A computed fold for a 123-nucleotide RNA from Sporolactobacillus putidus, annotated as SAM riboswitch aptamer (S box leader). Model confidence (mean pLDDT): 81 of 100.
RNA sequence: CUCUUAUCCAGAGUGGCAGAGGGACAGGCCCGAUGACGCCCGGCAACCCCCGGACUUGGCAAUUUCGACAAGUCUUGGAAGGUGCUAAUUCCUGCAGAAACAGAUGUUUCUGAGAGAUGAGAG
Numbered sequence: 001c002u003c004u005u006a007u008c009c010a011g012a013g014u015g016g017c018a019g020a021g022g023g024a025c026a027g028g029c030c031c032g033a034u035g036a037c038g039c040c041c042g043g044c045a046a047c048c049c050c051c052g053g054a055c056u057u058g059g060c061a062a063u064u065u066c067g068a069c070a071a072g073u074c075u076u077g078g079a080a081g082g083u084g085c086u087a088a089u090u091c092c093u094g095c096a097g098a099a100a101c102a103g104a105u106g107u108u109u110c111u112g113a114g115a116g117a118u119g120a121g122a123g
Stems, first nucleotide, its partner, number of pairs: 001123008013041001015040003021031003025094004042086003047082002049078002052075007060067001090115001095112007
């Protein structure tokens, strides 16, 4: 970088450093010298993970029994480790469809897609 898959309306500091832009892109709307963004510390969460339980499957063993092992699914709990996150729903919209209203084109709501982010797996 590409592919697959899951999640994205919850949660998280009145700390230290530093000093100018930042919120992916575009339009909007915001944050920011009353110090944003970023880094460190702290914190949040529970994707991977850890300890159990139930079930299924597999081969082993056995040969109507007992059993341990491995994998998968569901689930209680945990937070040592790998990530992640820590303004605003992914800040909102972007493309398509439906409904309502107003009316030749928009507003609102809903659904799906796209784009993006993060994890896990594969190349």